């Protein structure tokens, strides 16, 4: 000097997941997010049975192969509703990626008052920044 790896600061991305007090990964507060919960409305013959049903999340549905008593369900695979990225915003196009996981426990439509909970994690980094139109802002 070059390359690789690890860690810290800074900048940025996904996300509700940030900020403040605090020695603090404790605790509390603010902000943000989610759930429960009336009338009205919506849905529904009643009862029973059954593959229960429901929530967070973009993460749902379908085909094929295998397992399983058909199915439900599980594994693999190809698509897909939907979501994210390409370093300001919106729309369209192009390219790439994800399309998981988990909780409640037989119980939940909506829902004022009211009540409860969450605020984990995971990545990238100097590029004539993918293209076009529009907006906003500055002069």
């Nucleotide at each position: 000097c070059g390359c690789g790896c690890c860690g810290g600061c800074c900048c940025g991305c996904c996300u509700a997941a940030u900020c403040g007090u605090g020695c603090g990964c404790a605790a509390c507060g603010a902000g943000c997010c989610g759930g429960g919960g009336a009338c009205c409305c919506a849905c529904g013959u009643a009862c029973g049975u059954c593959c229960g049903g429901g929530g967070u999340g973009a993460a749902u549905c379908c085909g094929c192969g295998g397992g399983g008593c058909c199915g439900a369900c599980c594994c693999g695979u190809g698509g897909u509703a939907g979501g994210g990225c390409g370093a300001u915003c919106u729309u369209c196009c192009c390219g790439c990626c994800c399309g998981a996981a988990u909780c409640c426990g037989u119980c939940a439509g909506c829902u004022a008052a009211c009540c409860c909970g969450g605020u984990a994690g995971g990545c990238g980094g100097u590029a004539u920044c993918g293209g076009a139109a529009g907006g906003a802002g500055u002069a």